Predicted 3D model of a 79-nucleotide RNA (c-di-GMP-I riboswitch aptamer) from a Phycisphaerae bacterium. Model confidence (mean pLDDT): 81 of 100. It was read from a public genome assembly, where an Rfam model found it.
RNA sequence: CAUCCCUAAAAGCAAACCAAUCGUAAGAUUGGGACGCAAAGCGUUGAGUCCGCAAUGGGCGGAUUGUCGCGCCGCCCGA
Numbered sequence: 001c002a003u004c005c006c007u008a009a010a011a012g013c014a015a016a017c018c019a020a021u022c023g024u025a026a027g028a029u030u031g032g033g034a035c036g037c038a039a040a041g042c043g044u045u046g047a048g049u050c051c052g053c054a055a056u057g058g059g060c061g062g063a064u065u066g067u068c069g070c071g072c073c074g075c076c077c078g079a
Stems, first nucleotide, its partner, number of pairs: 003079002012037002017032006035066001041072003045069003048064006
């Protein structure tokens, strides 16, 4: 430097569901709650899926990063 992530330790995040709020909607935020996660950290960067508007156009806007890929950064112990 690259790849892998067994074991342990110290931490972190938080699905479904519930309540309140925001949004036309997809969905989001806060609190509760833990299904899980070695990047479930950051970036809508390429796609996929979903919503709205238009349309005979094959487009515009939005959402989802816990759908997958890509890029960047990070903790500990090992091979």